[in-house]
RNA sequence: GCGCGAUUAGCUCAGUUGGUAGAGCAACCCGUUUACACCGGGAAGGUCAUAGGUUCAAGUCCUGUAUCGCGCA
Numbered sequence: 001g002c003g004c005g006a007u008u009a010g011c012u013c014a015g016u017u018g019g020u021a022g023a024g025c026a027a028c029c030c031g032u033u034u035a036c037a038c039c040g041g042g043a044a045g046g047u048c049a050u051a052g053g054u055u056c057a058a059g060u061c062c063u064g065u066a067u068c069g070c071g072c073a
Base pairs, nucleotide, nucleotide: 001072002071003070004069005068006067007066010025011024012023013022019056028042029041030040031039049065050064051063052062053061
């Protein structure tokens, strides 16, 4: 330099044919306990890496950029 893949909650990851952004864990609150843990319940937490484009509508499609990984030279 070229090609491919990844980027979504604090962490690990889903997200179907473009149509209301989710799960588990962690943290918080309540119940339970003498207390802690386990367990049960609840609530909170998101500029879907970033800048544009297409569309009535984009996490999803297209282009550029950034970071990380793999391969080729």
Transfer RNA from a Parcubacteria group bacterium, 73 nucleotides, folded computationally.
The prediction has a mean pLDDT of 81.
It was read from a public genome assembly.
Its Rfam family is "tRNA". Rfam classes the family as a transfer RNA.